The prediction has a mean pLDDT of 83.
A computed fold for a 1526-nucleotide RNA from a metagenome, annotated as small-subunit ribosomal RNA.
The RNAcentral record of the sequence draws on SILVA.

């Protein structure tokens, strides 16, 4: 910084994953060591046990005990007494503290939090400073003693008693109020060491010293020091209260609000203030978003990011709430108080049942949630808070340890050297390769861990103790303050750190290896098990599952999960877009906004530039330092968009104020128009009615039929009726904001444009919400109703057809007056201005030249099409009428489905409209173009493709293949064309793969090693043979040092190995088959395209042909066509045996001589090439004719198959990878089987007869084949055939007769003299062998079949038919292949249709390519969801009811020391009254609570509606092609 994923490929839009960093995490595997951080994110859930705030005897009274020591009494271990313990412990009275620190985020959407101001509206204990003062006096009460209650908690009452507790007097002032003066002032108010009046203080304590004064020890007044009191000023820290900005989401919350807004006047507060209450006025907030829901602690900051921004608020750091839920006060300098009080409530504990007790969201820690989160440690040493005069006590803050790889950060697990490349693994093409210098082995090192031995820094206050200054004094005493030196104190801890020791010895793992991503092999598994971030792998060779080897990362950690940010320009300010991809609102008017034309003068709000002030601390950036390093830590800088205050600029935008005319309007003239609205009018048509001619039909369609008609239609003529629409003109013409507008005429009325000139003076764009206009079609009310026509009726057509076609037909369409408010409402293109090359046509209106005048020509302007540059776009297109370039406003989009749907709301008389989600669920969904396949699109062409013509299949029997069935087996493979007379050119045994049976296991075959033997040949026994057992015979080549050894071959061992027609033709080689002997497939360079691609190969001709030719951003090449090659037609040369025979002689015969002319042979060449002539064609290709010539326009026919397709066929030809079978799936043998048979088909022979059949006669071929062979001739047999055999290794012999023709005779239309199955009997041949199971012959029988339905196939000339003939297999068996002759035709107008095939082009939602591809119902499962009589929870409003405690007010037959006042008095005190307190009634407020009724949101439900997802279910076939009804 990107990539992977719609496609056959492209290019865009998009959306989904991924790779990074991150984290208070979990979990799996694994785990040496250490620093340094960090650890209930969920139940603000409910807590056992310790602990976490207490100090202070220098504020104050009182004051134990065990225990020891001593005396006494003695009953000898009691009892008492005194001293020690000890002024100790615990308690209480008083003080300060306890508001700090800690802890968690529940509420909160708010002045809470940030920031930056204000307090001239305020308060502040302990601290510092600076003054001033501290005078006299008085009455209680706890503790404590007694006595009561009570289980307890605790209470209550009586008596005693002190204080720096309480409570008056007295002085007080620069305090505080009034009032009045002086000042200042932003006119609110502030200040004042001016003046008068009222108010209001206090406590000591503890140390020391006698200078004065008493008493004369040595103490008290006294004085001094220091701690405290009291009052006031300032200060510093800390709080309250206010304003301005910032500060989540929902408009599917739009209105909200009676203390409400304001105002007087009164309480209240430390303060301002409806804070509060009383009267009065009727107000205040809200589209800049009020109220209401929902969420949620804010912030330094933290992760992310290139930044902007997003997300986040753990640990530290600041504010700020809360402390079991709800409330409420008191005390205090500060609380409405976490370890305080009441009260109510849940809830958990004690009980004697009467009654109390509690609140871990302190630090540990339990239980319980939960994926998940530590020890009931050790110290106050150090930091820091309280208390004290200190000392010192408290201190789960805090310092440390402990538990956890939870993070970050740093060390190790050694280093060197070692090839025999070790052993072993693993992979192998069997050679080797790898793991791997890796290990062993040798040589050192010593970090961590162990083990011994040593050992800090953290310590410095304080305090004592010395000694020195220096206040105090009268003092060198003492105090007090300071300075120095000693001493004391360490939880962590015997740590860190160092030495030393021996020893490589104790220390690697985990994911991943198909792309993306670095990293590849076996094996096992067989759409199974499984993997999987996305794409996607596994259905027998899996780099993707599961092991192994071996590799890549990373490393004490590696993964996976979740979750934040990037990537994501995927909400876009930086930084996006709306013609087709998702998006321009149906059009317009105008409200709030937003934005605005030219010049002066101001202003100075935006803006800018400078100052100043804050932006704490920590964090981040830099620099520097300490821990060995880093992490961490310290100590310094720099940075901080912002906010406030100032001081300044004035171009810009804003505000004031003046002008201007060019945007806008307005007012004269003019001419165009389907622009609205309303009334009138008019023809032509269709129908319906009347009458009249007039007959049998009309209609209507692909054909029909339903409908009409003899009751008179259709048809025509004539009249009258009524409604609707307005031919021609009519035009990418005109008008209109859009919808939309069409016959003429009047009247009312809107817009626009074009001319000249006059005015106004920015009046302007645009427009959320709003308010009108709105096509068809709907809906209401009345009218109207010709045609047309949803629904409906009928008739067709179909497998159905609830449709397409017909005949009918009602709403409705048509007018009036309302709703409606939607459309592919569209240029799929918002409105406005402005600038940017041109060409060319329409409208309307004007100018200018010329003319007599009308055209024509130039030219302005408004409109409206087409084509084009530049430019823009993914492309296709767009292009002054922008999709280009800018500006201004306004609507919309952010993947596909779900859904434009549900749920609320608005709106509607209903249909419905608008607004408008979510759970699931898919990896794509789509845009343009590109290549092909396709089309019941086009347009050109071909081919026995149709037609056309001639024989056929398809009916018979018969043969022969397969299909099915049967069988122990019926061996196996080929299945549209292109399987089915195919493989198979030949299954009685063999073949033979199949089935039974019997039998072998180094094997029937190959190679090695051994050991014997030449091979062989040949008899007997068993036995079906295979085999097995016996015996007999035989010795051979080569070579020897004569023992022997080789060769080949047979026997017998042993194991490596043979074998396999076993599977996989979807692992493959080769080979075939098919489109198709179809004209086609393609390259390289150029050129055009962002690209896949396109050009070339298209276009005009023309050809069998991409065959030539002409054109042309192509140029030129390959493979294909063509030609070369075979053969056949016609010559020519050469060559004659076996071939031939004109002349010549012979002959039963080319038999023989002879000849080689001629046939033929068989080599070699001629020959044809549109070459030559005329037309046509572009002077071209080329095409039509003609001459010649055997042959004519590729002469006939073959071999030859381009690029690919069909996972086309074969693993049973071969060959060959896997995998399997090894006394077996191999191998050998005998028998079977492959030959079965109700049956289907596919290909053939023979036939159905007289173009024939039967017999006799006779003529003419080719092309092959023959020695394990053809076999003449001749005998025999009716024949097959046999016997005997000549010739022949073949142009010599032989097969071998050709045959259909052709002459002749018969048969005479019949199941026949047609036909020929079937059967039966004799028999030949092959052959070990013809039963299953062979061909052939003869005699007898003598079936179907009388031309063959639907369909179908073959041929275009020596072909079709027709006729015999040969060969290969073979022992013997073709009606089958394969060849060869003979006889020897009809047709073909012509491409409309079937088929198939070539180019062009044209549409597509297809590309496994129409045998595609797709929709929609029912039907099953599942899953989220709407609705639902209810039902059951939170929250929260409104009205009443009751009301705990407590503030505050009030209130009397309550109590009551101080202090006031009066009497009395024995002067101690009593008595009453007043003032103040308590405590009790009462009022207001008012939590929990109760009752009733709404609102919101949840959960759940009997039914129920769609949706979505699922394996190869039913139906049908709606969409993509003109999709078969665009």
């Nucleotide at each position: 910084a990107g990539a992977g994923u719609u496609u056959g490929a492209u290019c865009c839009u998009g959306g989904c994953u991924c790779a990074g960093a991150a984290u208070g995490a979990a979990c799996g595997c694994u785990g040496g060591c250490g620093g340094c951080g960090u650890g209930c994110u969920u139940a603000a859930c409910a807590c056992a046990u310790g602990c976490a705030a207490g100090u202070c005897g220098u504020a104050c009274g009182a004051g134990a005990a065990c225990u020891c020591u001593u005396c006494u009494g003695c009953u000898u271990g009691c009892a008492g007494a005194a001293g020690a313990u000890a002024g100790u412990a615990a308690a209480g009275u008083g003080g300060c503290g306890c508001a700090c620190g800690g802890g968690u985020g529940a509420g909160u959407a708010a002045c809470g939090c940030g920031u930056g101001g204000g307090u001239a509206a305020u308060c502040u204990g302990c601290c510092u400073u600076c003054g001033a003062a501290c005078c006299g006096g008085g009455g209680a009460u706890a503790a404590c003693u007694c006595c009561g209650c009570g289980a307890a908690a605790g209470c209550g009452g009586u008596g005693c008693u002190a204080a720096u507790a309480c409570c008056g007097u007295a002085u007080a002032a620069a305090a505080u109020c009034c009032a009045g003066g002086c000042u200042c002032u932003c006119c609110g108010g502030g200040g004042u060491u001016c003046u008068g009046g009222a108010u209001c203080a206090a406590a000591g304590g503890u140390g020391g010293c006698c200078u004065c004064u008493a008493c004369a020890u040595g103490u008290a007044a006294g004085c001094u020091a220091c701690c405290g009191u009291u009052u006031g000023g300032a200060g510093a820290g800390g709080a309250g209260c206010c304003c301005g900005c910032g500060u989540a989401c929902c408009a599917u919350u739009a209105g909200c609000u009676u203390g409400u807004u304001g105002g007087u006047g009164g309480g209240g507060u430390a303060a301002a203030g409806g804070c509060u209450c009383a009267c009065c006025a009727a107000g205040g907030c809200u589209a800049c978003g009020a109220u209401g829901g929902u969420u949620a602690g804010c912030u330094g900051g933290u992760c992310u990011g290139a930044g902007a921004g997003g997300a986040u608020g753990a640990u530290c750091a600041g504010c700020c709430a809360c402390a079991c839920u709800g409330g409420a006060a008191c005390u205090g300098a500060c609380a409405c108080a976490c370890g305080g009080u009441c009260c109510a409530g849940a809830c958990u504990c004690c009980u004697a049942c009467g009654g109390g007790a509690g609140g871990c969201a302190g630090c540990a820690g339990u239980g319980a949630g939960g994926a998940a989160u530590u020890u009931u440690g050790c110290g106050c040493a150090a930091u820091g808070g309280g208390g004290g005069a200190a000392a010192c006590c408290c201190u789960g803050a805090c310092g440390c340890a402990g538990c956890a790889a939870c993070g970050c950060c740093g060390c190790g697990u050694g280093a060197g050297u070692g090839a025999u490349g070790a052993a072993g693994g693993c992979c192998u093409u069997c050679g080797g390769g790898u793991c791997g210098u890796a290990a062993a082995g040798c040589u050192c090192u010593g970090u961590c861990a162990a083990g011994u031995g040593g050992g800090a820094a953290g310590a410095a206050c304080c305090u004592g103790c010395a000694u020195c200054a220096u206040g105090c004094a009268a003092a060198u005493a003492c105090c007090g303050u300071g300075a120095u030196g000693c001493a004391c104190u360490g939880a962590c801890g015997g740590u860190a750190c160092c030495a030393c020791u021996g020893a490589a010895g104790g220390a690697a793992g985990c994911a991943c290896c198909g792309g993306c991503u670095a990293a590849c092999u076996c094996c096992g598994u067989g759409c199974c098990a499984g993997c999987a971030g996305c794409c996607g792998c596994g259905g027998u060779a899996a780099u993707a599952c599961g092991g192994a080897g071996g590799g890549u990362g990373c490393g004490a950690g590696c993964g996976u999960u979740a979750u934040u940010c990037g990537g994501a320009a995927u909400u876009a300010u930086u930084g996006g877009g709306c013609g087709u991809a998702a998006a321009g609102a149906g059009c317009a008017c105008g409200u709030a906004g937003g934005c605005g034309g030219c010049c002066c003068c101001u202003u100075a709000a935006g803006u800018c530039a400078g100052a100043u002030g804050u932006g704490a601390a920590a964090g981040c950036c830099c620099g520097g330092g300490g821990c060995u390093c880093a992490a961490c830590c310290c100590c310094g800088g720099a940075a901080g968009g912002g906010c406030a205050u100032u001081u300044g600029a004035a171009a810009c935008u804003g505000g004031g104020g003046g002008g201007c005319u060019u945007g806008a309007g307005u007012a004269u003239g003019g001419g165009a128009g389907a622009g609205g609205g309303a009334a009138g009018u008019g023809g032509a048509a269709u129908u319906c009615c009347u009458g009249g001619u007039g007959u049998a039909g009309a209609g209507g369609u692909g054909a029909a039929a339903u409908u009409c008609g003899u009751a008179g239609a259709u048809a025509u003529c004539a009249g009258g009726a009524g409604g609707a629409a307005c031919a021609c003109c009519g035009g990418u013409g005109g008008c209109g904001a859009a919808g939309g507008c069409g016959a003429c005429u009047u009247c009312c009325u809107g817009g626009a444009c074009c001319a000249a000139u006059a005015c106004u003076g920015a009046c302007g764009c645009u427009g959320a919400g709003g308010u009108g206009c709105g096509a068809a079609g709907g809906c209401g009310u009345g009218g109207g109703g010709a045609g047309c026509a949803a629904a409906c009726a009928g008739g067709a057509u179909u497998a159905g057809a609830u449709a397409c076609c017909c005949u009918g037909g009602u709403a409705g369409u048509c007018c009036a007056c309302g709703c409606a408010g939607u459309a592919a409402a569209c240029g799929g293109u918002g409105a406005a201005c402005a600038c940017u090359a041109g060409g060319u046509g329409u409208a309307g209106c004007g100018g200018g030249u010329a003319u007599u005048g009308a055209c024509c020509c130039c030219u302005g302007c408004u409109g409206u099409g087409c084509c084009g540059a530049a430019g823009c776009u993914a492309a296709c297109g767009c292009a002054u009428u922008a999709a280009g370039u800018g500006u201004u406003c306004c609507g919309c989009c952010u993947g596909g489905g779900g859904a434009g749907u549900a749920c609320g709301g608005c709106c509607g008389c209903a249909a419905g409209g608008u607004u408008a989600a979510a759970a699931c669920u898919c990896a794509a969904a789509g845009g343009a173009a590109u290549u092909g396949a396709c089309g019941g699109g086009g347009g050109c062409c071909c081919g026995c493709a149709c037609a056309a013509c001639c024989g056929g299949u398809g009916g018979a029997g018969c043969a022969u293949g397969u299909g099915g069935u049967u069988u122990a087996a019926u061996u196996c493979g080929a299945c549209a064309c292109a399987a089915c007379g195919c493989g198979a050119a030949g299954a009685a045994c063999c073949u033979u793969a199949c089935c039974u049976g019997g039998g072998c296991u180094u094997g029937a075959c190959a190679u090695c090693c051994u050991g014997g033997g030449a091979a062989a040949u040949c008899c007997c026994u068993u036995g079906a043979a295979a085999a097995a057992g016996g015996g007999a015979u035989g010795u051979g080549u080569c070579u020897u040092u004569c023992g022997g050894g080789a060769a080949a071959c047979c026997c017998g061992g042993a194991g490596a190995c043979a074998g396999g027609u076993g599977c996989u033709g979807c692992a493959u080689g080769g080979c075939u088959g098919u489109c198709g002997u179809c004209a086609g497939c393609u390259c390289g360079u150029g050129u055009c395209g962002u690209g896949a691609g396109a050009u070339g190969u298209u276009g005009g001709g023309u050809u069998a042909a991409g065959u030539c030719c002409c054109g042309c951003a192509a140029c030129g090449a390959g493979c294909g066509c063509a030609a070369c090659c075979c053969u056949c037609a016609u010559c020519u040369u050469u060559a004659g045996u076996u071939g031939c025979c004109a002349u010549c002689a012979u002959u039963u015969a080319g038999u023989u001589g002879g000849g080689c002319a001629c046939u033929c042979u068989a080599a070699a060449g001629a020959g044809a090439c549109u070459g030559c002539c005329c037309c046509g064609g572009u002077c071209a290709a080329c095409g039509g004719g003609g001459a010649g010539g055997a042959a004519g326009g590729u002469g006939g026919g073959g071999a030859c198959g381009a690029c690919g397709u069909c996972a086309a066929g074969u693993c049973c030809u071969c060959a060959u990878g896997g995998c399997c079978c090894u006394u077996a799936u191999g191998c050998c043998c005998g028998g079977g089987g492959c030959u079965a048979c109700a049956c289907a088909c596919g290909u053939g022979c023979u036939a159905c007869a007289a173009u024939g059949g039967g017999c006799u006669g006779u003529a003419c071929a080719a092309a092959g084949g023959g020695u394990a062979g053809c076999g003449a001739a001749c005998c025999u047999g009716c024949g097959a055939a046999g016997g005997u055999g000549a010739g022949c290794c073949a142009a010599u012999c032989u097969c071998a007769a050709a045959a259909a023709g052709c002459a002749g005779c018969u048969c005479u239309c019949a199941g026949u003299u047609c036909g020929g199955a079937u059967u039966g009997g004799a028999g030949u041949c092959u052959g070990c062998a013809a039963c299953u199971c062979g061909a052939c012959u003869c005699c007898a029988u003598g079936a179907a079949g009388g031309u063959g339905g639907a369909a179908u196939c073959g041929c275009u000339a020596g072909u079709a038919a027709u006729c015999g003939u040969g060969g290969a297999u073979c022992a013997g068996c073709a009606u089958g292949c394969c060849a060869c002759g003979g006889u020897g035709a009809a047709u073909a107008c012509g491409u409309u249709c079937c088929c198939g095939g070539g180019c062009c082009u044209u549409g597509u939602a297809c590309a496994c390519a129409c045998c595609g591809c797709c929709c929609g119902u029912c039907a099953c499962a599942c899953c989220a969801u709407g609705a639902g009589a209810g039902u059951u929870g939170g929250c929260u409003g409104u009205a009443c009811c009751a009301g705990a405690a407590g503030u505050u007010g009030u209130u009397g037959g309550g109590c009551u020391a101080a202090c006031c006042c009066c009497g009395c008095u024995u002067c101690g005190g009593c008595g009453g009254g007043g003032a103040g307190g308590c405590a009790g009634g009462c009022a207001c407020c008012u939590a929990a609570g109760g009752u009733a009724u709404g609102g919101c949101u949840g959960a759940u439900a009997a039914u129920u509606g769609g949706g979505g997802u699922g394996a190869a279910g039913u139906c049908g076939u709606a969409a993509c092609a003109a999709g078969g009804u665009a």